[in-house]
Context: one part of a larger RNA
RNA sequence: CCCACAGCAGGACAGAAAGACCCUAUGGAGCUUUACUGCAGCUUCGUAUUGGGGUUGUUGAACUGGUGCGCAGCAUAGGUGGGAGGCUUUGAAGCCGGGUCUCCGGGUCCGGUGGAGCCGCCAGUGAGAUACCACCCAUCAGUUUGGCAACUUCUAACCUUGGUGGCGACACCACUGAGGGACAGUGCGUGGCAGGCAGUUUUAGUGGGGCGCUACCCUCCUAAAAUGUAACGGAGGGGUCUCAAGGUCGGCUAGGCGCGGAUGGAAACCGUGCCGAUAGUGUAAGGGCACAAGCCGGCUUUACUGCGAGGCGUAGAUGCCGAGCAGUCGCGAAAGCGGAGCCUAGUGAGCCGCCGGUUGGCUUGAGAGGCCGCCGACGAUCACCCGAUAAAAGUUACCCUAGGGAUAACAGGCUGAGUGCCGCCCAAGCGUCCACAGCGACGGCGGCGUUCGGCACCUCGAUGUCGGCUCGUCUCAUCCUGGGGCUGUAGUCGGUCCCAAGGGUAUGGCUGUUCGCCAUUUAAAGUGGUACGCGAGCUGGGUUCAGAACGUCGUGAGACAGUUCGGUCCCUAUCUGUCGUGGG
Numbered sequence: 001c002c003c004a005c006a007g008c009a010g011g012a013c014a015g016a017a018a019g020a021c022c023c024u025a026u027g028g029a030g031c032u033u034u035a036c037u038g039c040a041g042c043u044u045c046g047u048a049u050u051g052g053g054g055u056u057g058u059u060g061a062a063c064u065g066g067u068g069c070g071c072a073g074c075a076u077a078g079g080u081g082g083g084a085g086g087c088u089u090u091g092a093a094g095c096c097g098g099g100u101c102u103c104c105g106g107g108u109c110c111g112g113u114g115g116a117g118c119c120g121c122c123a124g125u126g127a128g129a130u131a132c133c134a135c136c137c138a139u140c141a142g143u144u145u146g147g148c149a150a151c152u153u154c155u156a157a158c159c160u161u162g163g164u165g166g167c168g169a170c171a172c173c174a175c176u177g178a179g180g181g182a183c184a185g186u187g188c189g190u191g192g193c194a195g196g197c198a199g200u201u202u203u204a205g206u207g208g209g210g211c212g213c214u215a216c217c218c219u220c221c222u223a224a225a226a227u228g229u230a231a232c233g234g235a236g237g238g239g240u241c242u243c244a245a246g247g248u249c250g251g252c253u254a255g256g257c258g259c260g261g262a263u264g265g266a267a268a269c270c271g272u273g274c275c276g277a278u279a280g281u282g283u284a285a286g287g288g289c290a291c292a293a294g295c296c297g298g299c300u301u302u303a304c305u306g307c308g309a310g311g312c313g314u315a316g317a318u319g320c321c322g323a324g325c326a327g328u329c330g331c332g333a334a335a336g337c338g339g340a341g342c343c344u345a346g347u348g349a350g351c352c353g354c355c356g357g358u359u360g361g362c363u364u365g366a367g368a369g370g371c372c373g374c375c376g377a378c379g380a381u382c383a384c385c386c387g388a389u390a391a392a393a394g395u396u397a398c399c400c401u402a403g404g405g406a407u408a409a410c411a412g413g414c415u416g417a418g419u420g421c422c423g424c425c426c427a428a429g430c431g432u433c434c435a436c437a438g439c440g441a442c443g444g445c446g447g448c449g450u451u452c453g454g455c456a457c458c459u460c461g462a463u464g465u466c467g468g469c470u471c472g473u474c475u476c477a478u479c480c481u482g483g484g485g486c487u488g489u490a491g492u493c494g495g496u497c498c499c500a501a502g503g504g505u506a507u508g509g510c511u512g513u514u515c516g517c518c519a520u521u522u523a524a525a526g527u528g529g530u531a532c533g534c535g536a537g538c539u540g541g542g543u544u545c546a547g548a549a550c551g552u553c554g555u556g557a558g559a560c561a562g563u564u565c566g567g568u569c570c571c572u573a574u575c576u577g578u579c580g581u582g583g584g
């Protein structure tokens, strides 16, 4: 070196299971609720099934009867009209008794008595004239009839139930009793409650996700001298305001400083000189503006209607500028200027609704009315601002699926400026004296890749994660043992630095602990790397599923680098590696 056998498990990011963690999906499901929208269920009222009677109240209609008083006037005149008669032995006046109303004057009705008259017209008073008749008004009473409400009663609907029979029958039917009773029950309509149940919604960006912040518009920088240009890059604003702060005509010039001037000052007003736009512009910034776009005054409403050559900008839809023409106005002597504002923010498509207008269309025989269209306004923090619906929040450790190393947690990698460890430079100062025995401020320069991080590069069709056990192996920035220099080394013990990796480098108590503290030893009880070495070697105490509890948070389902008790650790070794044995 080759072959074989028997072992061990470091590697083959070994095998097994399209990762359960994490994220993504306009994926799913379970659960919750003061998410949204519904549906059972419960309930309210109406109505039908549903009928008779009574009482009370209320409200209509018809009929009958009563009541109706200013003054004047016989005197208690409701209104209007007709009217010259009317009533009376079918019982007038008067008288007696009674009811009722009353403005206390009287009116009216009934009964008795009585036995033949009474009233009106006329006259007079008055706005109106009386008997009698009709109609009407207001009010009251009665009768009849209708509605409504409450209460009450009945029995025949309807309900419950006993007996007998059909009949063998928990159903049904017939007959016959009892109880309830137009209620209950049920149908339809209607308002309310309604996670009991159902269907769904619950945005995105994001140096993983969540929390936070942001999402539309304007200004500046980034932006690389046209335009444009990203980031959770750096800074600020807007979601309006103004009938003048618009138009035009005419006029004007700011601001600061110096000096001087009663009250009077840092600053009011006056004078003068110098600088020259630093002022002002409704509102942020930029760009403008003195010929002013800044300031003041006069007159005014163009802060117009119908158009619009031509352009800027632009994927589309929006957006922006605009001479000129017609109409009608304002200002100006006129030329002219004016279709808001020095400019760039001050915003919302379509649908729907509503309002104003309208020579159009439909409906109709014609109209009235209605509907549609067209023109002009209005209603959106539709702010997730090119706006998914008219209408929407959570939770899942009970979870599922599709995917992702496009994206987090472990490990590795890169970085290592920050953080960490180690070293060096300068030397203020400490060290009695003396910077450097030993230290070393303020600062500076490196190294390492053991900390906390950053990045998100292999791995999510799986690279098992803390600690312990077992077994190691390497580094040297050396804990001990060895050799040295310096010393603030007398000696003994030390301090510090240089060389050195051969060997060595604890047992217990507490805690899951690494660490740490403690006890007792030791020459010493080293620092690190090795997937924070090592789970196809062991463990499984911790962390990190399903159960349960406490505290806290949450209306709740549930949640918590808070706590607590409990909780399945698979793998027969093909290759490589390695140990042993045998053969060649």
Stems, first nucleotide, its partner, number of pairs: 001584005007578002010576003015570001022404004027400002029396004035200005041193003045189005051154018075130001078136005085119003094113008158180009203215003212232001216238006239385001240282001241341002246300007255275007280289002283346001285344003304327004310321003316386001329338003352379002355376004360372004411459001412457001413455003418452001420448006429439002466541001467539003471533001472530003476526001479504003482499006506520005547565004551560003
Molecule: large-subunit ribosomal RNA, domain V
Organism: Candidatus Parcubacteria bacterium